[in-house]
Transfer RNA from Actinomadura sp. KC216, 72 nucleotides, folded computationally. RNAcentral holds the sequence, with entries from ENA. Rfam family: tRNA. Its mean pLDDT, the model's own confidence on a scale to 100, is 82.
RNA sequence: GCCCGUUUAGUUCAACGGAUAGAGCACGAGGCUACGAACCUCGGAAUCCGGGUUCGAAUCCUGGAACGGGUA
Numbered sequence: 001g002c003c004c005g006u007u008u009a010g011u012u013c014a015a016c017g018g019a020u021a022g023a024g025c026a027c028g029a030g031g032c033u034a035c036g037a038a039c040c041u042c043g044g045a046a047u048c049c050g051g052g053u054u055c056g057a058a059u060c061c062u063g064g065a066a067c068g069g070g071u072a
Base pairs, nucleotide, nucleotide: 001071002070003069004068005067006066007065010025011024012023013022018055027043028042029041030040031039048064049063050062051061052060
């Protein structure tokens, strides 16, 4: 250089092109407790960037970026 894959919350992962983008862990608050842990309830937090297709895009197409793998 070329080819393939991945990129969504702090982190690990979901999400036929269609409902307000969800879950575990973590974090914050409250409950429980003599105090903690555990447990219960509640809460904050995300679609890598630009363009296009579509009534509608995290999802499809395209250019770029980062990371991983393959190849001379």